[in-house]
Context: one part of a larger RNA
RNA sequence: CACCGCCCGUCAAACCAUGGAAGUGGGGGGUACCAGAAGCGGAUUGUCCAACCGCCGCAAGGCGGAGGGCGUUUGCCAAGGUAUGCUUCAUGACCGGGGUUAAGUCGUAACAAGGUAGCCGUAGGAGAACCUGCGGCUGGAUCACCUCCUU
Numbered sequence: 001c002a003c004c005g006c007c008c009g010u011c012a013a014a015c016c017a018u019g020g021a022a023g024u025g026g027g028g029g030g031u032a033c034c035a036g037a038a039g040c041g042g043a044u045u046g047u048c049c050a051a052c053c054g055c056c057g058c059a060a061g062g063c064g065g066a067g068g069g070c071g072u073u074u075g076c077c078a079a080g081g082u083a084u085g086c087u088u089c090a091u092g093a094c095c096g097g098g099g100u101u102a103a104g105u106c107g108u109a110a111c112a113a114g115g116u117a118g119c120c121g122u123a124g125g126a127g128a129a130c131c132u133g134c135g136g137c138u139g140g141a142u143c144a145c146c147u148c149c150u151u
Base pairs, nucleotide, nucleotide: 003114005111008107009106011104013101014100015099016098018096019095020094023091024090025089026088027087028086030084031083032082033081034080039076040075041074042073043072044071046070047069048068049067052065053064054063055062056061117138118137119136120135121134122133123132124131125130
C1' cells in the first nucleotide's frame, strides 16, 4: 500500500535441470563352449650326459642304476575368440511434465453473501482458470428459537 485491492490457469518467449523413447556407442562383471603363450606339476617307449652308486677290467675304459639336460605328451592357467543374458555411463529423432524469469496474450476461478456461498468425495464435460450431476461438511451470510462463554 487497505477493492483503482488481492489473485488463478491456459497460451507465447528465454533459460535450467529432469522423465519416457525406436535405437547407437563405450565400461564392468557372469554363464556356456573354443583356444591355450610363459610358468608350475605329472607321465615318458625318443635323445644326450662327466661328477653319485654297483659290477667287470692291471689300465684306458665298458655295462647297469640313480639323477639331470633337450624333446614329446598331459593337467592347471593369462591374453584372445564365439554365443547369451545382467548392470552402468554417454548419446538419441520425437513425446511429457517441473522450476525460474519487473511491466506479453486470453479470460476472471478464489478472497466481501466475490456478485451462482465455498470446500471435500465421485462421475461426465470444457481454450484455460473451470462448469454440471449426485452425496457430504461449515472452515457460509441472513432470519427465528434454545444452550453456553467473556465483558